[in-house]
This record gives sequence, C1' cells and structure tokens, in this order.
RNA sequence: GCCGCCUUAGCUCAGUAGGGAGAGCGCUAGAUUGUGGCUCUAGAGGUCACUGGUUCGAAUCCAGUAGGCGGUA
Repeated sequence: GCCGCCUUAGCUCAGUAGGGAGAGCGCUAGAUUGUGGCUCUAGAGGUCACUGGUUCGAAUCCAGUAGGCGGUA
C1' cells in the first nucleotide's frame, strides 16, 4: 500500500428482511437487616465513532473520514 472485520449506556455486549434503543454488571434511592453483604422494587444514564447521501422514516442501506484488530507482498 491492498483486503477483511469491529466502533451502541461507566464496563461486557444484544439489536438484518429500515419504523418501540435494550440486557447483564456497575451507579442512585427505597424495602429487608442491629450495621454491612445477599435478595427484592424503582430510577438515572446513550447526538448508536464522525461527516454527507438515499428514504415519509436510518443504529440498520450507500459513500467518505477517524480509531482499533487481523491478513497479505
């Protein structure tokens, strides 16, 4: 240089025939407990890497950019 894959919540990741953004852990509050832990309930937290395009509508399709991983001479 070329080819492929990945980028979604603080962390680990789901989410394909385009239409509701989610789970577990963690965090906060409450219940329980003599205190803490465990357990239970509720809640907060996301411009879905960035820019542009297609579309009535994009995390999802297309192009480019950035970062990471792998392959190749």